[in-house]
Molecule: transfer RNA
Organism: archaeon
RNA sequence: GGGGCUGUGGUGUAGCCUGGUCUAGCAUCCGUGCCUAGGGAGCACGAGACCCCGGUUCGAAUCCGGGCAGCCCCA
Numbered sequence: 001g002g003g004g005c006u007g008u009g010g011u012g013u014a015g016c017c018u019g020g021u022c023u024a025g026c027a028u029c030c031g032u033g034c035c036u037a038g039g040g041a042g043c044a045c046g047a048g049a050c051c052c053c054g055g056u057u058c059g060a061a062u063c064c065g066g067g068c069a070g071c072c073c074c075a
Base pairs, nucleotide, nucleotide: 001074002073003072004071005070006069007068010028011027012026013025020058030046031045032044033043034042051067052066053065054064055063
């Protein structure tokens, strides 16, 4: 220098191909409460995320373009 893959809560992931009941689901963690003699476990409720910028569209986590970061391959 060229090419490929990946990027979503504190952590790990689903959804992306096929845009819409997704103001984003699940597990874990955290907070509050219930339960218990107390703790653990269990149950209920709650807080918290689409890497950044732009474009297409009535509508973008999803499609397109440009960046950034990580990993891999080639030179």